Small-subunit ribosomal RNA, 5' domain from a metagenome, 522 nucleotides, folded computationally.
The full RNA is in RNAcentral, with records from SILVA.
Model confidence (mean pLDDT): 80 of 100.

Context: one part of a larger RNA
RNA sequence: GAAUGAACGUUGGCGGCAUGGAUUAGGCAUGCAAGUCGAGCGAGAAAUUGUAGUUUGAAGCUUCGGUUGAUUUCUACGAUGAACAGCGGCGCAAGGGAGAGUAACGCGUAGUUAUCUACCCUGGGGUCCGGAAUAGCUGAGGGAAACUUCAGGUAAUGCCGGAUAAUAUCUACGGAUCAAAGGUGUGAUUCCGCCCCGGGACGAGACUGCGUACUACUAGCUUGUUGGUGGGGUAAUGGCCUACCAAGGCUGUGAUGGUUAGCGGGCGUGAGAGCGUGGCCCGUCUCACUGGGACUGAAACACUGCCCAGACACCUACGGGUGGCUGCAGUCGAGAAUCUUCGGCAAUGGGCGAAAGCCUGACCGAGCGAUGCCGCGUGCGGGAUGAAGGCCUUCGGGUUGUAAACCGCUGUCAGUUGGGAGGAAAGAUCCGUGAAGAACGGAUCUUGACCUAUCUUCAAAGGAAGUCCGGGCUAAGUUCGUGCCAGCAGCCGCGGUAACACGAACCGGACAAACGUUAUUC
Numbered sequence: 001g002a003a004u005g006a007a008c009g010u011u012g013g014c015g016g017c018a019u020g021g022a023u024u025a026g027g028c029a030u031g032c033a034a035g036u037c038g039a040g041c042g043a044g045a046a047a048u049u050g051u052a053g054u055u056u057g058a059a060g061c062u063u064c065g066g067u068u069g070a071u072u073u074c075u076a077c078g079a080u081g082a083a084c085a086g087c088g089g090c091g092c093a094a095g096g097g098a099g100a101g102u103a104a105c106g107c108g109u110a111g112u113u114a115u116c117u118a119c120c121c122u123g124g125g126g127u128c129c130g131g132a133a134u135a136g137c138u139g140a141g142g143g144a145a146a147c148u149u150c151a152g153g154u155a156a157u158g159c160c161g162g163a164u165a166a167u168a169u170c171u172a173c174g175g176a177u178c179a180a181a182g183g184u185g186u187g188a189u190u191c192c193g194c195c196c197c198g199g200g201a202c203g204a205g206a207c208u209g210c211g212u213a214c215u216a217c218u219a220g221c222u223u224g225u226u227g228g229u230g231g232g233g234u235a236a237u238g239g240c241c242u243a244c245c246a247a248g249g250c251u252g253u254g255a256u257g258g259u260u261a262g263c264g265g266g267c268g269u270g271a272g273a274g275c276g277u278g279g280c281c282c283g284u285c286u287c288a289c290u291g292g293g294a295c296u297g298a299a300a301c302a303c304u305g306c307c308c309a310g311a312c313a314c315c316u317a318c319g320g321g322u323g324g325c326u327g328c329a330g331u332c333g334a335g336a337a338u339c340u341u342c343g344g345c346a347a348u349g350g351g352c353g354a355a356a357g358c359c360u361g362a363c364c365g366a367g368c369g370a371u372g373c374c375g376c377g378u379g380c381g382g383g384a385u386g387a388a389g390g391c392c393u394u395c396g397g398g399u400u401g402u403a404a405a406c407c408g409c410u411g412u413c414a415g416u417u418g419g420g421a422g423g424a425a426a427g428a429u430c431c432g433u434g435a436a437g438a439a440c441g442g443a444u445c446u447u448g449a450c451c452u453a454u455c456u457u458c459a460a461a462g463g464a465a466g467u468c469c470g471g472g473c474u475a476a477g478u479u480c481g482u483g484c485c486a487g488c489a490g491c492c493g494c495g496g497u498a499a500c501a502c503g504a505a506c507c508g509g510a511c512a513a514a515c516g517u518u519a520u521u522c
Stems, first nucleotide, its partner, number of pairs: 001522004006518005013376006019369002026332003030329003035090003040087002047080007059068003097287003106212007115204002120200008128162004137152006168177003182192002213259003220250003225247008262284004266277004289310005312323004340366001342365003348362001349360004379409004389400004413463001415458001418455002422451002427445007466511005471492003477506005487494002
């Protein structure tokens, strides 16, 4: 000099863009952060409505007996139909957070092949016939609660059996084996699904070489250890596991042990080589109160799933239960130190759905903080009796200083008034083209949480400057006070009675909405 996720002191006008728990991976009150589908299924209140029966009987006609019958009561069977709960499907393995562990195929880079892949795109083929349950529900219990038991009965795109069977799988090449589910709508084809197979796309898994901090006051380490055969296991290779056999394998090019640490793209600095670093953003790995385990599934050994153990906390009728903010806000603690218990799904993206739509603390926005970077302003021109006041003085004056007053002007920003493009693309209805409800074109209607570019009205210099320094390094000095005291200080060093170095005043210098100090890196 440059830099920082900074902190502290003094000061502080506006805006834009960024950024903000680095310490205790310490503990957490409260709210929200993952749901959705009725076009898979049963059930289904109010209300509306259809059919049939029943009740009532306006008005008309009438031979006064009736007849036609608007309206109306109730019942039965349907249809439409909200919310809660349930079965079922898909999602919950993504998105979001953190860096504890890890010195390792974890990451980086270059390659290899032996595996799997839901949803999506695409090609081919299929979607036949049956069955038994179960939740919800009803009834009867147990329990303070959490929850739970028994009996009855019911549905499905839930479950099971049979049939069919290739281009699939296995094969001894003879053969054997393996599937499915329906739903909405129509006059109808359709449309959305389901099953099997091939390819793609995307993702994941296994393998190999090289590189990857410090340490020898750690020199030997290893028995599933190193290799082989058979078997098991896995989606798949493999001591991944197991039985047997062999006795190997690593090591001064640092094994083993110890300490520290997520890694990279990058970032800081530097002429570069390097050195330092890994916050925000992107990729990847790992973790989810601590330890262990599997289940489901295309994928997890699963942050807001399950089981067991532990610590901690809470509820309890003492029998027993419940919980996991390293999601967004927020709270306590510790700390030099780090924000709102905000708004919205309008946009982008994600989940579900045929769609409308619903959900989304992802995200988009606003709030707080000079934390950083950048921009703008705090006026401009004239103005000498060089006013007053201050300070200095050789008492003549000098300086503050064109600075002020005063005169003229302007109106950025802030304030005030009124407009206002844009962030909006989609979506719904209708019309047209079209095989089509796809797609395209047109018309109308509708959707902004948060803002604002920019224009405009009004008034007035009005509302807006500090901080550090002045002995040398280093730009800028005088007076007074103090008297090795009080104090200063980055280094040299100042201060013991004339201190340009301490304190104050005036004056000056530097930078400026900041300035200085401390810490750290080059």